[in-house]
């Protein structure tokens, strides 16, 4: 100096003018009032996909459905996060990826291609034996041997060599490689090395059923809690009179009794409203101590939106930053014109994924060049 991996970080600054939304002082002529202060979006606020607090319903307790997670340790309020590790791939390396229990529990699958795909299989090919042809090589037909070599295929029932045989073949044997059983060492564990033995090889697919081990009530802040109207509705109580419908008793009347409608008062629920739940918290920041690390603990300091049809914005100037054009041979510099993402609070926190103009910073890797 080129590729590159890996972590952090920022996300235009200032000043003016018009506003908006909460907060607080102050003043008056006290109300939709003036005046000054000070504060007002993000790394993601976003998708709402996990987990928690918080509410509120629902629940004895234990099964079953049903959903989710799925190598070990740890962290942590939790968790599907996050750290540290085994194992398997991938990259020359920095380093990255992975849903990674269980296939002798059971029921299944293994597309195309292939002759054959699961207690396997004879296309092609090698080989024997018989027959037809031929002078013979050879060609061809039956039958049977062969998985060595050849084509298919993500996978063809171990890999080489060496005896061995008609041709082969774990048919023998050496080494390897894998499976199983012992058994030794390290490591908390997942697992790693080693060592003996066996029969010779016993495939793969569970983010399909399914088994196994852990875990798991609903609904979300429009939850919820209080205050509480005008009308209509409900309950109590009181009057109800010359003018109480009506019913009860009774053969009828009077009489007793119960009583609607109406008038007062009295009480409680619900709705529009309004007030709370609301932002100070598993918080941020910096120093020190433990930890490889995630994380903890200590002290110290900070206060950092709270709307509710829903504020946080518009403009302009100067400065930076980027692109082009243009003066100048070039560089710096000067002019002029243009451009700046993705999005945006709504109970509140821990992750996750997603989207993102431009730019910094630290670390590592691999070539190549000089010294």
């Nucleotide at each position: 100096g080129a590729a590159g991996c890996c972590g952090g970080c920022c996300g235009g600054a200032u000043g003016g003018u018009c506003g908006c939304c909460g907060a607080u002082u102050c003043c008056c002529a006290u109300g939709u009032g003036g005046a000054g202060u000070g504060g007002g979006a993000g790394g993601a606020a976003a998708g709402u996909c996990c987990g928690a607090g918080c509410a509120c319903c629902a629940g004895a307790g234990g099964g079953c459905a049903g959903g989710g997670u799925g190598c070990u340790g740890g962290c942590u309020a939790a968790c599907g996060g996050c750290c540290a590790g085994a194992g398997g791939g991938g990259g020359u390396g920095a380093c990255c990826c992975c849903a990674u229990g269980g296939a002798c529990a059971g029921c299944g699958c293994c597309a195309c291609a292939g002759a054959a795909a699961g207690c396997a299989a004879a296309c092609c090919g090698c080989c024997g034996c018989c027959g037809g042809u031929a002078a013979a090589a050879g060609c061809u037909g039956g039958c049977g041997g062969u998985a060595a070599g050849g084509g298919u295929g993500a996978a063809a029932c171990g890999g080489c060599g060496a005896g061995g045989u008609a041709a082969g073949a774990g048919c023998u044997c050496a080494c390897c490689a894998g499976c199983c059983c012992g058994g030794g060492c390290g490591g908390c564990g997942a697992c790693g090395c080693c060592c003996g033995g066996g029969g010779c090889u016993c495939g793969g697919c569970a983010a399909a059923c399914c088994c196994c081990a852990c875990c798991c009530g609903g609904u979300g802040c429009a939850a919820g809690a209080c205050c509480a109207a005008a009308u209509a509705g409900g309950g109590g109580g009181g009057c109800g009179u010359u003018u109480g419908a009506g019913g009860a008793u009774g053969g009828c009347c009077c009489g007793u009794c119960c009583g609607a409608g109406g008038c007062c008062c009295c009480c409680g629920g619900g709705u529009a409203g309004g007030u709370u739940g609301c932002u100070g918290g598993a918080g941020g920041c910096g120093c020190c101590g433990g930890g490889c690390a995630a994380c903890c603990g200590g002290c110290g300091u900070c206060c950092u939106a709270g709307a509710g049809g829903a504020a946080u914005g518009a403009c302009c100037a100067u400065c930076g930053c980027c692109g082009g054009g243009u003066c100048u041979a070039c560089c710096a510099g000067g002019c002029c014109c243009g451009g700046a993402a993705c999005a945006g609070a709504a109970c509140u926190c821990g992750g996750c994924u997603u989207a993102c103009a431009g730019g910094c910073c630290g670390g590592c890797u691999u070539c190549u060049u000089u010294c």
About this RNA: This is a predicted structure of a 371-nucleotide RNA (Bacterial RNase P class A) from a Desulfarculales bacterium. It matches the Rfam family "Bacterial RNase P class A". Rfam links the family to the GO terms dimeric ribonuclease P complex, tRNA processing and ribonuclease P activity. The model forms 94% of the base pairs in the Rfam consensus. Taxonomically the source falls in Desulfarculales (Bacteria, Pseudomonadati, Thermodesulfobacteriota, Desulfarculia). RNAcentral holds the sequence, with entries from ENA.